The part of an RNA shown here (small-subunit ribosomal RNA, central domain) has 352 nucleotides and comes from an uncultured Chloroflexota bacterium. The RNAcentral record of the full RNA draws on ENA and SILVA.
Context: one part of a larger RNA
Order: sequence, then structure tokens, then C1' cells
RNA sequence: CUGGGCGUACAGCGCGCGCAGGCGGCCGUGUAUGUGCUUGGUGACAUCCUCCCGCUCAACGGGAGGCGGCCCAGGUAGACAGCAGGGCUAGAGGUAGGGAGAGGGAUGUGGAAUGCCCGGUGGAGCGGUGAAAUGCGUAGAGAUCGGGCGGAACACCAGCGGCGGAGGCGGCAUCCUGGUCCUAUUCUGACGCUGAGGCGCGAUAGCGUGGGGAGCAAACGGGAUUAGAUACCCCGGUAGUCCACGCCGUAAACGAUGUGGAGCCGGUGCGGGUGGGUGAUUGCGCCUGUCCGUGCCCCAGCUUACGCGAUGACUCCACCGCCUGGGAACUACGGCCGCAAGGCUAAAACUC
Repeated sequence: CUGGGCGUACAGCGCGCGCAGGCGGCCGUGUAUGUGCUUGGUGACAUCCUCCCGCUCAACGGGAGGCGGCCCAGGUAGACAGCAGGGCUAGAGGUAGGGAGAGGGAUGUGGAAUGCCCGGUGGAGCGGUGAAAUGCGUAGAGAUCGGGCGGAACACCAGCGGCGGAGGCGGCAUCCUGGUCCUAUUCUGACGCUGAGGCGCGAUAGCGUGGGGAGCAAACGGGAUUAGAUACCCCGGUAGUCCACGCCGUAAACGAUGUGGAGCCGGUGCGGGUGGGUGAUUGCGCCUGUCCGUGCCCCAGCUUACGCGAUGACUCCACCGCCUGGGAACUACGGCCGCAAGGCUAAAACUC
């Protein structure tokens, strides 16, 4: 230096941005660093290989010849790679004109429902369960009508539908703002891909300070059940759930499938554009082509199988990450990070 792998057996970093590095489109020119050929030098002895010889053989030893690889110098070739400079537009980006969307942030606002408070009516139950009880109620509950307060979430629309890099995003309005698709072929002219470190984002729970608190509800109290019941069921109920700011940085962070590119049959839906045709027109459709996205079924191929199958787990290319028998062990120790909880990195003895 090298093997085989990573959907489910061990293995894709939760996701992105990106420095270094690796890799890099088409045409022609130069150069000669890599590269090929050639000449010369070097490649000590020993070792190694071939042949011959000497110890009775062998090991061992002697002689002769030799290979490989590396290096230096000169010459030569100029395809490929590099470098220099020139050109191109198919990659990438911009522009113009359109489009869809729960993409993000902020402010405001609406109705239904739950709860609580006040008042009216009313008068004995309500609630809850398998059945009950705890609980609430004659100090007037529950029910019902009117009024008020407050917090959280947004029924229908709603879809196997849309958007986002992932986490994730759903009432309505306004403001600010990111990405993306189509059409034109209008501009730049390889400006690209990946990305060790690094930086940022990152559900829930949890933490800090301050606020808020309707409903729900870890912990906790009580009632049941049970042999017991530190549970499942019931009545309560505090953190929390919500907001602002600051931390934490995890997950079955899943498509358990890294990112980008190229190639390779069909069928059938849905979403967003766009071209042509057609129902005489509008409206609303229908037929057909094309691009992007998102599902299902399947050819070839792949796969231990299940299955995957143009959204690949197919055939290839570039780059990164990761695995290497089970347990001990998502552990110990050390280091770094954190207010803490803990996170990241990550063994061994021993054992099967």
C1' cells in the first nucleotide's frame, strides 16, 4: 500500500453552509512536470535466482552469470494528465416574463369549545365505572338563560394534497423575508461536484431569569381492583405544556437507504407550469406533447430472502462518513463542551 461491505444481519454523520484537500465539460495552440520509449551512469559486499565446483550427502562454502524495484543525467514522443495562454456553450450562474405553496419572522384580529366569576329560573341530585367508591351538591350543585374574564388550540376546507436542507410547518389579515418551478434562449463563459477540520440550524424532554396558566397532566394525595398493585380504571393535582430572552444538542432525528452527475422498458393516478389541437365565443372541460414534483404497479437488472425497480437497493463516475464476532459497553479513564442534567470522543481485563 492492499480486501469485502453499509434498506432489514456490524455499518450513511439528524440536516445544511463551507476553508484546506480530492475530482472536474467541448475545440485547438504552446510547454514538457507527470507519463512512455531510448542511451549512459548508479544499483558496494553479503543475501536472492540460474549454472558449475568443494566438504561421503545436506546444511554450509567457493566461482561465474543474472533479474526486479528505486534513483541521476542526456535524447526522443506529445496521446492522456498537469501548467500557460486563446476560443466555445451542452455544466453552473445571471436576466426578462409568468406561477404554486401550512417555507420563515413580526404585529394585529376572529369564531366555536373547555374552565372560572356575576345574575335569573329551578329544587335534589350530579359525576364516575365492568360494578363502585373517593369527589361535587340544600351555605342551592348538575341542568338552563343572560352577562363577563382568561388561556390554549384552530373543526369543516383537508387529500396517500402542498412547502421546507433536516428538525418541522395548518383560522384570518397586513408588513418584512428565504427557497423553488415553468417559458424565452437574452447575458456571463467551467465560474463546477464533494467536503477532513470548522461554523450554523436542529422535535420532545430538561435547565436559567422574568411573565402566564383555561384545558391537559409526570411527581404526589385519595378511591377502587388485586394474594399484593409503588400499575392499568376513577376523583383530585404540582412541575411542565404557553410567551420573551439565554442554554441544552439528543431521538426508531427513519425512506432505518450520504451528496452530486450520467446511462437504462412500460402502465396508471395526484400536484405546479408550459406548447399544440378541439367543444363556434366566455366559462368549464376533453385529446395530445413537454418540464418539475409526488404516489402506486411492473420489464430488464439487482437481492440470502423480503423486496428495490428512471424518486433504484439497476449499470457506472466523483468525493465524504461509517463497519470489521456477541457480551462487558451508547460503559470506565482522559480530554473537550455544559449552570446542571448530561453530551461528544471512546477502551481493557474478563467471558462466550